[in-house]
RNA sequence: GGGAGUAUAGCUCAGUGGUAGAGCGUGGGCUUGGCAUGCACAAAGUCCUGGGUUCAAUCCCCAGUGCCCCUG
Numbered sequence: 001g002g003g004a005g006u007a008u009a010g011c012u013c014a015g016u017g018g019u020a021g022a023g024c025g026u027g028g029g030c031u032u033g034g035c036a037u038g039c040a041c042a043a044a045g046u047c048c049u050g051g052g053u054u055c056a057a058u059c060c061c062c063a064g065u066g067c068c069c070c071u072g
Base pairs, nucleotide, nucleotide: 001071002070003069005067006066007065010024011023012022013021018055026042027041029039030038048064049063050062051061052060
């Protein structure tokens, strides 16, 4: 230089054209003499950035950026 993949909660990841979930973690509540476990709850996301298509984009298209892989 060429090609491919990926970017979503603090972390690991799901998801689908109709404004988003799980597990772990965090917080306080119940349970305990106390802790752990368990139960129920809550908080935490401009879905990487910009543009395009569309009535509507996290999803489709283009470009950029980061990371990772293959290759000259």